[in-house]
Molecule: Lysine riboswitch aptamer
Formats: sequence, C1' cells, structure tokens
RNA sequence: UUAAAGGAUAGAGGCGCAGUUGUCAUCAGUAGGGCCGGUGGAAGGCAUCGCAAAGCCGUUGCCGGUUUCAAAAGGGGCCGCUGCCGAAGACGGGGAGGGCGGUCUCCGUCUGGGCGAACGGACAACAUCCGUUCGACUGCCGCGAUUGCGGAGCGCUAUGGAUUAA
Repeated sequence: UUAAAGGAUAGAGGCGCAGUUGUCAUCAGUAGGGCCGGUGGAAGGCAUCGCAAAGCCGUUGCCGGUUUCAAAAGGGGCCGCUGCCGAAGACGGGGAGGGCGGUCUCCGUCUGGGCGAACGGACAACAUCCGUUCGACUGCCGCGAUUGCGGAGCGCUAUGGAUUAA
C1' cells in the first nucleotide's frame, strides 16, 4: 500500500416512514332527548377496553311517527412539532387474566422505496389503512457496454482504529 473478515461512528434514497398538539370536514340531521300514538309480568343489565351468559340481577320498558332539539368516539385532511432511514408494515407463536379480538412486549418469517391499476379485507364511507398480483418509475450493489441483465436493506456509501494475509 492492497485485500479479507468482524465491530464503531456518520450519512443517502423522497409525494421517505412513524408518532403527536391544534384545527377542519366527515361521522349525521345518525345515536339520544322532547312530543304524539301503540304495546303491557314487557325491555334490558352484570366479564378490567369490545364481544360472548348456561348463571345472577332486575324491569315506567319496547315499537312506530314527528317541517322539535341534537351529539360523541374511532377513522381522515392540513399546518406545526418529535423520533427516525427495517425507518415501518404484514403474518405466525409466547407472555401480561378463563375463550376471541384490541393494547403492550419478546421471538421467528417476508417486504429497498414511493406511485398507479385490478381483486380481497377493515370501516358509515367512493376518505383512509392492510394484503395479493401486475405495471412503469426510482435509489443501492454486481455484471455488461447500443438501447440492458441480475440481486436484496443483517444491504449500500464515507471516516478512523485494531486483526490476518501478500
């Protein structure tokens, strides 16, 4: 000096990812309240947040109408802020309480990224999110050199130190 392997630090992809205060619309003229009518041993409630009752409690409830009043949560857009670049997401399994789901956490597998289309799922929803397939685009590395081909983020780039080999 070069190469190899392993760790440390700092970075890049861009409508980049996730969270969050505020605000706005939607939810919705819906739930529920009022009034009118009908019904009458009626309805319903109890599981740490939701569902599930065989058991328990318990009943002025239930149904319809109304040119009467009238929400909220979840989900979403935007500005700002925060944390970041397996950011994050999905699936499976374990734990936190007896089943299922939700929330949190751990392990394993897959996905480089955003966009568009089709199908499916969640949802009040054509908003939005998630999954599969397809399409071009884009960043990284390798091969190639006429327009390309292949691969995956446990990747790639940079920096410095140490080890081994020449």